[in-house]
A computed fold for a 346-nucleotide part of an RNA from Flavobacterium noncentrifugens, annotated as small-subunit ribosomal RNA, central domain. Taxonomically the source falls in Flavobacterium (Bacteria, Pseudomonadati, Flavobacteriia, Flavobacteriaceae). The full RNA is in RNAcentral, with records from Greengenes.

Context: one part of a larger RNA
C1' cells in the first nucleotide's frame, strides 16, 4: 500500500456552518471528452515465451512466430458517465394557514427559605456528634413577634415529558430573535448530500479588569478520631461560586455509536399536529420510550431512532510500554492547548 475495521477489544472529530474537492432525481434532444469497436503508423535490437535448427548433450548460438498490455492518427458506435440545450416534480427550498415547546437575548417582577440589622417578649443555655470538644452566649444568646436590608436559587406542577447543532435549558410577565411539525398542494424547478483547509459556538475549573458576596466552600486555622491522621466527622473560613466585559478551548464534551438517503417484520406506551366519528375509538404524519422476529454480532446485545440490507462524503485505527512524553512549530497573559516522534524494552 492492498485488505480489514472504528458501542464495549486500537479507532467517530465536542458541535454546527461552510470553501475547494468528491458524489448526485425523472424525461427528451444534441455532442462525442471519458468508454467500446475497426483500420493505419509507431512501440530499435538483444532479453522473456513458444516452435524449428546447429555445436555428441547442455549452457551457448542461428532462424521464425508471438509478445511489447502503450502512444498517435483516423473511421465508426452511443448504453452508461461528462458537457450543452429544453422540460418535469417526487428531492430541496419558499409562501399561506394552524399549532407546540424548560430554544436564545434583554428588561421588569413574585413568593417561600437562609443570613444580617433594629425593636419587643423572655432567661440560661445554644450549637454540634458515634461520643465529645473547639465555637456562640448574662455586653442577654438560642427561641419567638414585627419591620427592614441584601444576595443567590426557583419547592409543588415534574414525567423513560418537552426544546436545542452540541455544550445545555425550569418561578412569572413583556419585547425582540431563532426553530420544529402538520395541512394546502399555492410558488421556484435539482437550487441537493458531504465537506480537507477555514469560521462560529462550546460544561466545569482556571486567568485578566471592575463590581458583588446571603448560603455553600478548595486553601488555611482550630476541635476531635487515630499508633500517626497533612483525611473521613465537627466549628470557623479566603479564593471561587453570582454580574459585566475579555481570555481559555478542554471533559466518561457518552448513545463511549460521524452526517445524508432509500429499503426491510410485529406488539405496546407516550408527546405534538391532522382526518374521521355523537362518543369510545380508528387511521395518518413528525418525534420520543419499552419488548421482540429475521438479520447482524466474539458475545453482551442490537433490532425501522440498527450495531440489518445498500449507496455517497468526511474523520480515525494498525501490538503493549516508552508517551499524548521529547523536540520543533502555531495559539495563549498564564495555566496550558493543538500538532506529535524516536532510541530502548517486552
Nucleotide at each position: 500500500u492492498u485488505g480489514g475495521g472504528u458501542u464495549u477489544a486500537a479507532a467517530g472529530g465536542g458541535u454546527c456552518c461552510g470553501u475547494a474537492g468528491g458524489c448526485g432525481g425523472g424525461c427528451c434532444a444534441g455532442u462525442a471528452a471519458g468508454u467500446c469497436a475497426g483500420u493505419g503508423g509507431u512501440g530499435a535490437a538483444a532479453u522473456c515465451u513458444c516452435c524449428c535448427g546447429g555445436c555428441u548433450c547442455a549452457a551457448c548460438c542461428g532462424g521464425g512466430a508471438a509478445a511489447u498490455u502503450g502512444c498517435c492518427a483516423u473511421u465508426g458506435a452511443u448504453a452508461c458517465u461528462g458537457c450543452u440545450g429544453g422540460u418535469c416534480u417526487u428531492g430541496a427550498a419558499u409562501u399561506a394557514u394552524u399549532g407546540g415547546g424548560a430554544a436564545g437575548u434583554a428588561a421588569c417582577u413574585a413568593g417561600a427559605a437562609u443570613a444580617u440589622g433594629u425593636a419587643g417578649u423572655g432567661u440560661a443555655g445554644c450549637g454540634g456528634u458515634g461520643a465529645a470538644a473547639u465555637g456562640c452566649u448574662u455586653a442577654g444568646a438560642g427561641a419567638u413577634u414585627a419591620c427592614a436590608u441584601g444576595g443567590a436559587a426557583u419547592a409543588c406542577c415534574a414525567a423513560u415529558u418537552g426544546c436545542g447543532a452540541a455544550g445545555g435549558c425550569a418561578g412569572g410577565u413583556u419585547a425582540c430573535u431563532a426553530u420544529c411539525a402538520a395541512u394546502a398542494u399555492a410558488u421556484u424547478g435539482a437550487c441537493g448530500c458531504u465537506g480537507a483547509u477555514g469560521g462560529a459556538c462550546g460544561a466545569a475549573a482556571g486567568c485578566g479588569u471592575g463590581g458583588g458576596u446571603a448560603g455553600c466552600g478548595a486553601a488555611c486555622a482550630g476541635g476531635a478520631u487515630u499508633a500517626g491522621a497533612u483525611a473521613c466527622c465537627c466549628u470557623g473560613g479566603u479564593a471561587g461560586u453570582c454580574c459585566a466585559c475579555g481570555c481559555c478551548g478542554u471533559a466518561a464534551a457518552c448513545g463511549a455509536u460521524g452526517g445524508a438517503u432509500a429499503c426491510u417484520a410485529g406488539c405496546u406506551g407516550u408527546u405534538g399536529g391532522g382526518u374521521u366519528g355523537c362518543a369510545a375509538g380508528a387511521c395518518u404524519c413528525a418525534g420520543u420510550g419499552g419488548c421482540u422476529a429475521a438479520g447482524c454480532g466474539a458475545a453482551a446485545g442490537u433490532g425501522a431512532u440498527a450495531a440489518g440490507u445498500a449507496u455517497c462524503c468526511c474523520a480515525c485505527c494498525u501490538g503493549g510500554g516508552g508517551a499524548g512524553u521529547a523536540c520543533g512549530u502555531u495559539c495563549g497573559c498564564a495555566a496550558g492547548a493543538a500538532u506529535g516522534a524516536a532510541a530502548c524494552u517486552c